[in-house]
RNA sequence: GAUAAAGCCAAACUCAUCGUGAGGUGAGGACGGAAAGCCACGGGUCUUAAAGAUUAAGACAGCCGGGUUGCC
Numbered sequence: 001g002a003u004a005a006a007g008c009c010a011a012a013c014u015c016a017u018c019g020u021g022a023g024g025u026g027a028g029g030a031c032g033g034a035a036a037g038c039c040a041c042g043g044g045u046c047u048u049a050a051a052g053a054u055u056a057a058g059a060c061a062g063c064c065g066g067g068u069u070g071c072c
Base pairs, nucleotide, nucleotide: 008033009032013028014027015026016025017024018023031062037068038067039066041065042064043063044060045059046058047057048056049055050054
């Protein structure tokens, strides 16, 4: 740096399943992606409960930063 080559992941949607829920997992499917690998550390969004503007427990890494590893 993304012309080429070899690979990788997989949004929406559908089905099954787990969860009160946000969502997770599996199969199908490709909108996209160069960290769309991993880590909830900061911010953010969302869920549940209490409650009264906060507290607790969670979800999202394909919302933005940060850390860490890394293919051609």